[in-house]
Molecule: RNase P RNA; transfer RNA
Organism: Gemmatimonadales bacterium
């Protein structure tokens, strides 16, 4: 320089001034049913995002209990670690892929079983033989039967190792040598996954678990419209089904309540309010330093107070200056893209113009 | 805000992972003087979209879009 690669920051300009809009607090005036009300005027202070969003995951908080025992489900799935906890994040291992820096990976088990593997093909799973390729008989000959063979060829997404020599009629792990395969291992490295080395087995068995299953771990359930507390108002009404129903929401046992016609429950129709607080903003909080850890991350110590609703605000103008584009050199013109908090974190997906910061690679020139 | 559910032809709706189907509707034929019903033929799909599993995907996972529906309180 040239093309790739990994990671972060920022989130829309900076600083003043005016208005305006919502929360919190205070100060004055009026009103008051005297009350922590209610209106108006001022001050001060805060006032959307990195995804606030999808509602995929993990929690927290709150309610469901007069509780055990087992089954069916869901989801996770290499190892260790991190963490409040996950399917999340770090590191490591194996496999792909890339010249490399790096990426990618739902990455347990297919000798426990079940099943499925269309068409094509001889044959698709306890092998098989269509063309070839040897051999023997018959035949003059094309060829035809017998019988060996799996090395070539054809099919397929996949055909029962792979190169090579050897070896035979022709071949073939029939052998042999390197590679691969499975199996063992009180041998080494490593917490571990795993890797390396010995040894044995000529090899005996494709795929697919995002089909069922096996194995090994995890899980009650609803969700801030959860629920608590005040207030206000009405008709504890009707109809039908009913012998069972309720105890952590699928089901079974066992137990306990509760109910059997005076009749629990269940469905349907219907009756009022549609008003106030509180949950609800101090939290696994954020910023700096230091000190552990390769990391994710923890630990001390300072230091800050940071929206919240009525499903309703959060905004616009000017003034200097930065920065793009334009230019007739007088100016002009933009300053943007996804997107808009609602009970609150931690995540992972998905959207999103542009700016800026640093490592690392390739390849070219040059010293 | 929260929870559930569904997307397959113009409408309603089936489809064990192996060539997308059915009524209806629609278009031409046939019968009829004509028309309707009838009877033969045909036609219509990115299977809501992107990705991945698999040899092969409407169907099985995973993210998106897009539509419905339900969720106060008191007696």
């Nucleotide at each position: 320089g040239u093309g790739g690669u990994a990671g972060g920051g920022u989130g829309c300009g900076a600083u003043g001034g005016u208005c305006g809009c919502g929360g919190c607090a205070u100060g004055c005036c009026g009103g008051u049913u005297c009350g922590a009300c209610c209106g108006g005027c001022g001050u001060g202070u805060c006032g959307a995002g990195g995804a606030a969003a999808g509602u995929c995951c993990g929690a927290g908080c709150u309610c469901c209990a007069u509780c055990g025992g087992g089954c069916a489900g869901a989801c996770u799935g290499c190892c260790a670690g991190g963490u409040a906890a996950c399917g999340c994040c770090u590191g490591g291992g194996c496999g792909c892929c890339g010249c490399g820096a790096g990426g990618c990976g739902a990455c347990g088990g297919a000798c426990a079983g079940g099943g499925c593997c269309a068409c094509a093909g001889a044959a698709a799973a306890c092998a098989g033989a269509c063309c070839g390729c040897c051999u023997g008989c018959c035949g003059a000959a094309a060829g035809g039967c017998a019988g060996g063979u799996a090395a070539g060829g054809g099919u397929g997404c996949a055909a029962c190792g792979g190169u090579g020599g050897g070896g035979u009629a022709a071949g073939a792990g029939c052998c042999c040598a390197c590679c691969g395969c499975g199996c063992g291992u009180u041998c080494c490295g490593g917490u571990a996954a795993c890797g390396g080395g010995c040894g044995c087995g000529g090899c005996u068995c494709g795929g697919c678990a995002a089909c069922c299953c096996c194995c090994a771990g995890u899980c009650g359930g609803a969700g801030c419209a959860a629920g608590g507390c005040c207030a206000a108002a009405u008709a504890g009404g009707c109809g039908g089904c009913g012998a069972g129903g309720u105890c952590c929401g699928g089901c079974c046992c066992g137990g306990a309540c509760c109910g059997u016609c005076u009749g629990a429950g269940c469905c349907g129709c219907g009756g009022g309010u549609a008003g106030g607080c509180c949950g609800c903003a101090c939290g696994a909080g954020g910023u700096g330093a230091c000190g552990g850890g390769c990391g994710a991350c923890c630990g001390u110590c300072a230091u800050c107070c940071c929206a919240g609703a009525g499903a309703g605000a959060u905004g616009a103008c000017c003034a200097u200056c930065c920065g793009g584009c334009c230019u007739u050199c007088g100016g002009g013109c933009c300053g943007a893209a996804c997107a808009g908090a609602a009970c609150u974190c931690g995540g992972c997906u998905u959207a999103c113009g542009g700016c800026u910061c640093c490592g690392c690679c390739u390849c070219g020139a040059g010293c | 805000g929260g929870c559930g559910g569904c997307g397959u032809a113009g409408c309603u709706c089936a489809g064990c992972g192996g060539u997308a189907g059915a009524g209806c509707a629609c278009a031409c034929g046939a019968c009829u003087c004509a028309u309707a019903a009838u009877c033969g033929u045909g036609u219509u799909g990115u299977c809501g979209g992107u990705g991945g599993u698999u040899c092969g995907a409407a169907c099985c996972c995973a993210c998106c879009c897009g539509c419905c529906g339900c969720c106060a309180c008191c007696a």